The prediction has a mean pLDDT of 78. This is a predicted complex of two RNAs, RNase P RNA and transfer RNA, with 454 nucleotides together. Rfam match: Bacterial RNase P class A. It is annotated as a ribozyme.
RNA sequence: CGAGGCGGUCGGGCGGCCGCCGGAUCGUUCACAAGCGGUUCGGAGGAAAGUCCGGGCUCCAUAGAGCAGGGCGCUGGGUAACACCCAGUCGGGGCGACCCGAAGGAAAGUGCCACAGAAAUGACACCGCCGGUGUCGGGAUCUCCGGAGCUCGACAUGGCAAGGGUGAAAUGGUGGGGUAAGAGCCCACCGGCGGCCGGGUGACCGGCCGGCCAGGUAAACCCCGCUCGGAGCAAGACCAAAUAGGAGGGCUGCGAGGCUGCUCGCCGAGCCCUCGGGUAGCGGUCGCUGGAGGCGCGCGGCAACGCGCGUCCUAGACAGAUGGUCGCCGCCGCACAUCGUGCGGGCACAGAACCCGGCUUACAGGCCGCCUCGACCC
RNA sequence: GCCCACGUAGCUCAGGUGGCAGAGCACUUCCUUGGUAAGGAAGAGGUCCCCGGUUCGAAUCCGGGCGUGGGCUCCA
Numbered sequence: 001c002g003a004g005g006c007g008g009u010c011g012g013g014c015g016g017c018c019g020c021c022g023g024a025u026c027g028u029u030c031a032c033a034a035g036c037g038g039u040u041c042g043g044a045g046g047a048a049a050g051u052c053c054g055g056g057c058u059c060c061a062u063a064g065a066g067c068a069g070g071g072c073g074c075u076g077g078g079u080a081a082c083a084c085c086c087a088g089u090c091g092g093g094g095c096g097a098c099c100c101g102a103a104g105g106a107a108a109g110u111g112c113c114a115c116a117g118a119a120a121u122g123a124c125a126c127c128g129c130c131g132g133u134g135u136c137g138g139g140a141u142c143u144c145c146g147g148a149g150c151u152c153g154a155c156a157u158g159g160c161a162a163g164g165g166u167g168a169a170a171u172g173g174u175g176g177g178g179u180a181a182g183a184g185c186c187c188a189c190c191g192g193c194g195g196c197c198g199g200g201u202g203a204c205c206g207g208c209c210g211g212c213c214a215g216g217u218a219a220a221c222c223c224c225g226c227u228c229g230g231a232g233c234a235a236g237a238c239c240a241a242a243u244a245g246g247a248g249g250g251c252u253g254c255g256a257g258g259c260u261g262c263u264c265g266c267c268g269a270g271c272c273c274u275c276g277g278g279u280a281g282c283g284g285u286c287g288c289u290g291g292a293g294g295c296g297c298g299c300g301g302c303a304a305c306g307c308g309c310g311u312c313c314u315a316g317a318c319a320g321a322u323g324g325u326c327g328c329c330g331c332c333g334c335a336c337a338u339c340g341u342g343c344g345g346g347c348a349c350a351g352a353a354c355c356c357g358g359c360u361u362a363c364a365g366g367c368c369g370c371c372u373c374g375a376c377c378c
Numbered sequence: 379g380c381c382c383a384c385g386u387a388g389c390u391c392a393g394g395u396g397g398c399a400g401a402g403c404a405c406u407u408c409c410u411u412g413g414u415a416a417g418g419a420a421g422a423g424g425u426c427c428c429c430g431g432u433u434c435g436a437a438u439c440c441g442g443g444c445g446u447g448g449g450c451u452c453c454a
Base pairs, nucleotide, nucleotide: 001374002373003372004371005370006369007368008367009366010365012329013328014327015326016325017324018323020043021042022041023040024039025038026037027036028035045349049360050359052358053357054356055355056354057232058231059230060229064264065263066262067261069228070227071226072225073224074088075087076086077085078084089103090101091100092099093098104223105222109221110220111217112216113215126164127163128160129159130158132157133156134155135154136153137152138151139150141148142147172190173189174188175187176186177185191213193210194209195208196207197206198205199204236286237285238284239283246275247274248273249272250271251270257267258266277453278452293312294311295310296309297308298307299306300305330347331346332344333343334342335341336340379450380449381448382447383446384445385444388403389402390401391400397434405421406420407419408418409417427443428442429441430440431439
């Protein structure tokens, strides 16, 4: 210098004017509340998103039992919890830094494996290879002319699974021995399986021995282990007003409904449909934002994280605020035609709604740190 | 805001137990008719919403994304 890997971080800046939402305070008022006006302070994100997991909170039994069903799935740890995070193991990818992995069980059982192929699971022989025997035919040799053995071919019967061929996949792979031809038939190495020993908390790793081999699929049913009650802030609590807290129909102590699959158990009087009305700028108040919170330091731990101390307060709307405009600067694009000038309805993705921890997805551009590979120079 | 369902031909929908994607209407050509409709025959038309994964093989199974539709506010 070029090409990359990982982690962190920012994601327009400053100022003026006019607005919007909220808090505090002052005035207005006899006083309180509301309203109005003034002053002052605060006012989107790393994803606020998707709503995919996990929790808090609220109600329904104090959240109960069994079945069914769902979720998770290498090991150890972290945590309120998790499908998240950290550290490792194994497998895969990359020259490497490093990255990726829904990664239990196919030797419990069942199912499926289209087409092709002989055969798709206690399967099988199409081409092929091979020996014996039998029959038939040919060839040459020997001959005592009766035959004899040799050899070639066809058929029948039998052996084999090495090779060919089919397929995504064909009953371990490579090499050697062996054989009529072959084959874990035998041997060496490798893979897999089982046992023993050693190391490790464990996943697992290493060594020795053994017999000789077991198809794939569980994001198919299933088995094993762990785990899960349901609904969700439009949950839920309180208050007010109203001619109508109403009318009609259906079900209902022979049990409505809670209890979103069934049974038990518990509670025990309402529930559903249709029509109509009231409250009022979808009535008001609470829930509502200070919390598993942020930052700094110290200690423990490889780390995730935990503990202690100090410090900070940082949106709470309810048709839903966080905007508009002007000036300067930064960045980007275009044009003029160079070291600047002009233009831009250019400045990513997007935007709180009960709150947290994660994951996933979207994202212009920039900054910082560590590391790898290559080239060149000293 | 919260909770659900769905996406397959131009339209309305089947299929979903993995193995060549279907029906009705619509469309095209031909026959029939003097002509049209109806009828008959033949045919065309598909990124099974998109992207990944599992599998030999995905419309189907799993994950993520996109889109469409529906339900839930006070008295109650």